[in-house]
RNA sequence: UUGGCUCUGGAGAGCGGUGCCGGCUUGUCGGCGCCCACCGAAGGGGCAGGGAACGUUUGGCGUUCUCGAACUCUCAGGUUUACGGACAGAGGGGC
Numbered sequence: 001u002u003g004g005c006u007c008u009g010g011a012g013a014g015c016g017g018u019g020c021c022g023g024c025u026u027g028u029c030g031g032c033g034c035c036c037a038c039c040g041a042a043g044g045g046g047c048a049g050g051g052a053a054c055g056u057u058u059g060g061c062g063u064u065c066u067c068g069a070a071c072u073c074u075c076a077g078g079u080u081u082a083c084g085g086a087c088a089g090a091g092g093g094g095c
Base pairs, nucleotide, nucleotide: 005091006090007089008088009087014036016035017034018033019032020031021030022029023028024027037079038078039077043075044073045072046071049067050066051065052064053063054062055061056060
C1' cells in the first nucleotide's frame, strides 16, 4: 500500500392500488403476483477521453483489448421501522 474481518457513521424515493395465500389479536399483520408512480449509494450497462497491440496508403486511418467517475441508464435492487447500503473513520501501549 492492497484485500479480508470487527465496530461505528451512512443518503434518496409510496406506510400506493389490487388479487391470492397464510397468521391471530377479527381488523389488522406478513408473503407472493400484477398495475401505476418514484429513488440511486449493492451489483451491472453506457460515454468523452487515455493507454496498449496489430494492420496500413506512414498525412493519418482502421480493428482489437484495456482503464473509465459520486456523471449517465435504471436491467437488477430499493421506496414506514428493521434489513440492505456506495463510501468514510477506528481497530498502539501504560497508568

Predicted 3D model of a 95-nucleotide RNA (Glycine riboswitch aptamer) from uncultured Thiosocius sp. The coordinates come from a structure-prediction model, not an experiment, and the mean pLDDT is 76. The organism belongs to Thiosocius, within Bacteria. The RNAcentral record of the sequence draws on MGnify.